[in-house]
The prediction has a mean pLDDT of 82. Predicted 3D model of a 97-nucleotide RNA (SAM riboswitch aptamer (S box leader)) from uncultured Succiniclasticum sp. The organism belongs to Succiniclasticum, within Bacteria.

Order: sequence, then structure tokens, then C1' cells
RNA sequence: CUCAUCACGAGCGGCGGAGGGAACUGGCCCAGUGAAGCCGCAGCAACCAUUGCUUUGUCAAACGGUGCUAAGUCCUUACGAGAAAUCGCAAGAUGAG
Repeated sequence: CUCAUCACGAGCGGCGGAGGGAACUGGCCCAGUGAAGCCGCAGCAACCAUUGCUUUGUCAAACGGUGCUAAGUCCUUACGAGAAAUCGCAAGAUGAG
């Protein structure tokens, strides 16, 4: 840079010790009943790989490579359309190339 997906799903323990929810605006939340981060285990999911099949699929399985496990990507503004609801774009995240 290109493509696909992003309203589903899934947390405990140890270390740690005050922040965290990407960034700007405005909110709303989480947090000493222990935030971020690191490690272990467990789980979720099914992108890649693998395997299966009277159905070749928007299928099933879940050993491997990633990812993820508060809240819609927490909501919103910095963009556009619309009377509004809402939709699209952008940005971001993840995977494959």
C1' cells in the first nucleotide's frame, strides 16, 4: 500500500503499584475490593495453515501461526449527506498478501 472483518463470543492467578478506556473535543465509565505493564494457566473466535465430507459450503473440527477475553472500535467532535432516525467517509484494531 491492497483486500476482508469489526452490534456476537470469552477471565482467573502471580508479580506490580496508579493509572486506564488509540489520538484531539465533549461526555460517560473502569480502577487500592488493585489501573497500566509482564508472566502462567484457562477460555473465546475461526483470519491463515491443517483435517473431514453421498452435501465442496456463508459447512464442520480446533492439534499449529496470529488475534482477542468491561461497555458497539464505550459514545461523540475535529469529514460529508439528511428535517430527523440514520448512513457513508476518515482514523483505528485484527488478519491475509